[in-house]
Predicted 3D model of a 304-nucleotide RNA (Bacterial RNase P class A) from a Betaproteobacteria bacterium. Its mean pLDDT, the model's own confidence on a scale to 100, is 80.
């Protein structure tokens, strides 16, 4: 300089303007008022693993499902790391469905005279006695466990629409107490008229509301230990919490990228971009991604 390989990382900026949502303050308590704060690396699929919550649960064994060299790391995992072995690749690297076929079943294309049953097939011998066999991945001695199947380790159900907790109206229930010697209605009250209910009180559930609800197997920095993945100290920091569901909209100013002009130094235009969108919280993987940015390492070209 080309073409690779593994990893990390950004995912516009700064300001102005009208708005939402949560919290602290203040009052003139009113959807006031002002401060601060307000999506992501995948908040996504919901596919594994957890914590948290009801609900079940002597104890043992079946059934079922899940994993699979070794070794280690974690709250745990199907994941994460190191490493052995196979394969692919000149390499940097990468992929692995890498326990067991001396329990036990079952398969084997296409060639071949026969494919798991042990024999066939040419020769030969007293005799399956003994030699040899073209084909195939593989011919009697094996191979496939991603066919069943053993082995060995784990796994109990539903899931924040769990769950708790307060609590209308209406109708319902339960229990007293009034009531055909006249309830309660017309009607405030007194004649009437009419003719079966009405007062209280507890108790469930329903709309509706609160909690659960973000301080966390948390984030940054420093050091020590460990190959690594990790751990452990110590300081620090506080970072979205909505319920039909805020997290938006517009202008302005500017970089990136993108065209166009120019041998170039530079002018110009355009105009903010990709994927997506928190819902109960974490640890992974998967899947989208417009554009860029850095580290490290290979292989091959050329110069010196």
């Nucleotide at each position: 300089g080309a073409a690779g390989c593994a990893g990390a990382c950004c995912g516009g900026a700064c300001g102005g303007u009208c708005g939402c949502u949560g919290u602290g303050c203040g009052c003139u308590u009113g959807c006031c008022g002002u401060a601060c704060a307000g999506a992501g690396g995948a908040a996504a699929g919901u596919c594994c693993g957890g914590a948290c919550u009801c609900c079940a649960c002597a104890g043992a064994g079946c059934a079922g499902g899940a994993u699979a060299g070794u070794g280690g790391g974690u709250a745990a995992c199907a994941c994460c790391c190191a490493u052995c072995c196979a394969c692919c690749g000149u390499g940097a690297g990468g992929u692995g469905a890498g326990g067991a076929u001396c329990a036990g079943a079952g398969c084997a294309a296409c060639a071949g005279a026969g494919a798991c049953g042990a024999g066939c097939c040419a020769g030969u011998u007293a005799a399956g006695u003994c030699u040899g066999g073209g084909u195939g991945a593989a011919a009697c001695g094996g191979g496939c466990a991603a066919u069943c199947u053993c082995u060995a380790u784990c796994c109990g159900g539903a899931g924040c629409a769990a769950u708790a907790c307060c609590a209308a109206a209406u109708a319902g229930g339960c229990a007293g107490g009034c009531g055909u010697u006249g309830a309660g209605g017309c009607u405030g009250c007194u004649c009437g008229c009419g003719g079966a209910g009405c007062c209280u009180g507890c108790g469930g559930g329903u709309a509706g509301g609160u909690a659960g609800c973000u301080u966390g197997a948390g984030g940054c920095g420093c050091g020590c230990g460990g190959u690594a993945a990790c751990g452990c100290g110590c300081g620090u920091c506080c970072c979205a919490g909505a319920g039909g569901a805020a997290u938006g909209a517009c202008c302005g100013u500017c970089a990136u990228a993108g065209c166009c002009c120019g041998c170039a130094a530079g002018g110009g235009c355009c105009g903010u971009a990709a994927c997506a969108g928190a819902a109960u919280c974490c640890g992974g993987c998967u899947u989208a991604c417009a554009g860029g940015u850095c580290u490290g390492c290979u292989u091959c070209c050329a110069a010196c």
Its Rfam family is "Bacterial RNase P class A". By type it is a ribozyme.
Of the family's consensus pairs, 93% are formed in the model.